[in-house]
Order: sequence, then structure tokens, then C1' cells
RNA sequence: UCUUAUCCAGAGUGGCUGAGGGUACAGGCCCGUUGAAGCCACAGCAACCGGUUCGGAAAAGCUGCCGCCAGGCAAGGUUUCGCGAAUGCUGGUGCUAACUCCUGCCCGCCAGAGCGGGGAAGAUAAGA
Repeated sequence: UCUUAUCCAGAGUGGCUGAGGGUACAGGCCCGUUGAAGCCACAGCAACCGGUUCGGAAAAGCUGCCGCCAGGCAAGGUUUCGCGAAUGCUGGUGCUAACUCCUGCCCGCCAGAGCGGGGAAGAUAAGA
């Protein structure tokens, strides 16, 4: 950089430090010396990947059964998985104010305030 999935749920204390922060830009609206960002420690949340268990599907045929001896079938067991569920696992990440804080572009609805859908951008994961 590209692809795919998710983004209205959830979860914070302490120490160091000291003025900003909420991705960037713009407009709002918030948070912040009752301590922002950052770093460290511990704790927690979630469940994307991995693990484990159960189920499902498929494959082969150890074994068993059938056979017209060509072969056929599959209860158990075995192996596998672009499948489903559960589990927080001394695993790999991520996250722990506000919907990704809201809006920005397009469409629809509405008298209006506004509401809904999509997009862009961004974040995270997995893969390339």
C1' cells in the first nucleotide's frame, strides 16, 4: 500500500511528569492543574487470530459387513476443514470519557427541529 470483517456493547486505579487532549483539516461540542498527552506498574474488558471441547460436513478405508469376486456399504475409530457453538485459556494483538464525541459528500423522509440509509476518512484484526 491492497483485500476482507467489525466499529450504538464492554472495561481504571496507582506512580513519574506537567499542559494540553478528543486521528489530520474545518466547524461544533466536550474533557483537562480536583492533573491533559506521554511513560511505567498492576488490574480489567472484549473475543479478531491461535488453543481446547462439543457438534456438523468431507475424505480415506484400520476394521467390520455384503458380494455375481468387478466391487460396494460405513456403526465405531482415524484424518481434514474458507462450517456452527461453547470456553479466558500462563498464547499473538487490541482496547479501558462521550456511537469512531457529532457534522463535512450523496440519497430518502419531515412544516421544522431533526431522523434514517449509504459513502469518504479513520481505528482494530486477519491475510497479501